[in-house]
Background:
RNAcentral holds the full RNA, with entries from SILVA. This is a predicted structure of a 350-nucleotide part of an RNA (small-subunit ribosomal RNA, central domain) from Larix kaempferi. The organism belongs to Larix, within Eukaryota. It matches the Rfam family "Bacterial small subunit ribosomal RNA".
Context: one part of a larger RNA
């Protein structure tokens, strides 16, 4: 290289948009570039391979002769690819009528809870643990009633559910907005599909600015346990958790399973929509489609499992692995404000 490969053994970029490339639905032409075939030239000798000679035989030597290939010339074929024109509608998209929805960003509003401050009553505890102390408390806590304010978070509904590319998204209204799905089939007519590099968007933590700052809490104080306790357990409690504006660019970013297409028994929930029975009218029942789950059959898997949401059967495409450690290290580069991130060796062991 070739073959094989990536849910759990090494191996699917965190998600997508999309450029260069790769690949691409169905008819009818053209053309002959690929692709097939005749046929001439050439590819030095040696060498390898066949066949016969010659040293007694063998290596070794010597005659002959090729097959297959490669490059170019020329004649041919037209299935298939590529080109050339046409025309069509099943992909793939635009209108059109309808639909679910915590999709996404501003804005307004509210309620229950915590802590805080003030007042009333009220008087000895309260908290907290396994069990207890450190806390708090006659300067009147803890309980209760009223009343102020302050952040942050939205019970019950709620679900095996819904949206969203992902990461994520839930109190209630208002205006913007983005995608889906169903129908009916009006236009366009293959516009598709995947993407290397590039761009975006991206949890929770970290950084920087100046603001907020209730609650709980890294770091820290003190109390306990312990042989010891830099820990679990108490009591306090700061950065940060919140908001604006910028960095950062990482996760067990997991469904450990890339995206797209097509086909291949069933069974059972559920969500969205149609359409049909059905009524007075909702439901019930069937039956399509799009989504999310269950079981399970052929088939696959080393098993485990996976099975129309594939880890089955086949295409196209892009990433990525190649024995364990040294190592996601070092050194170089790019990126950051840092913190680091990205890219990524060897030697030398076993």
């Nucleotide at each position: 290289u070739u073959g094989g490969g990536c849910g759990u053994a090494a191996a699917g970029c965190g998600u997508c948009u999309g450029u260069a490339g790769g690949u691409g639905g169905a008819u009818u032409u053209u053309c002959a570039a690929g692709u097939c075939u005749g046929u001439c030239a050439u590819c030095a000798a040696a060498u390898c391979c066949c066949a016969a000679g010659a040293c007694u035989c063998a290596a070794c030597c010597c005659u002959g002769g090729a097959c297959a290939g490669g490059c170019g010339g020329u004649g041919g074929a037209a299935a298939c690819u590529a080109c050339c024109a046409a025309g069509a509608u099943c992909g793939a998209g635009u209108a059109c009528g309808g639909u679910a929805g915590g999709g996404g960003a501003a804005g307004a509003g509210g309620g229950a809870a915590u802590u805080u401050c003030c007042g009333g009553u009220g008087c000895a505890g309260c908290g907290g643990u396994g069990a207890a102390a450190u806390g708090c408390g006659u300067u009147g806590a803890g309980a209760u009633c009223a009343g102020a304010a302050a952040g942050a978070a939205c019970a019950c509904c709620a679900a095996u559910g819904g949206c969203a590319a992902a990461a994520g998204c839930a109190c209630u209204c208002u205006a913007c907005u983005g995608g889906g799905c169903c129908g009916a089939c009006a236009c366009u007519g293959a516009c598709a599909c995947u993407g290397a590099g590039a761009g975006a968007c991206a949890a929770a933590a970290u950084c920087u600015a100046g603001g907020g700052g209730a609650u709980a809490a890294a770091a820290u104080g003190g109390g306990a346990u312990u042989a010891g306790a830099u820990a679990c357990c108490c009591u306090a409690g700061u950065a940060g958790u919140c908001a604006u504006a910028g960095c950062c660019g990482u996760a067990a970013a997991c469904a450990a399973u890339g995206g797209a297409u097509a086909c291949u028994a069933a069974u059972u929930g559920u969500u969205g929509u149609g359409c049909g029975u059905a009524u007075c009218g909702a439901c019930c029942c069937a039956c399509a489609u799009a989504g999310u789950g269950u079981u399970g059959u052929a088939g696959c898997u080393a098993a485990c499992g996976c099975a129309u949401u594939a880890a089955g059967u086949a295409u196209c495409u892009c990433g990525c692995a190649u024995g364990g450690g040294g190592a996601g290290u070092a050194c170089g580069u790019u990126c950051g404000c840092a913190a680091g991130a990205a890219u990524g060796a060897a030697a030398c062991u076993c």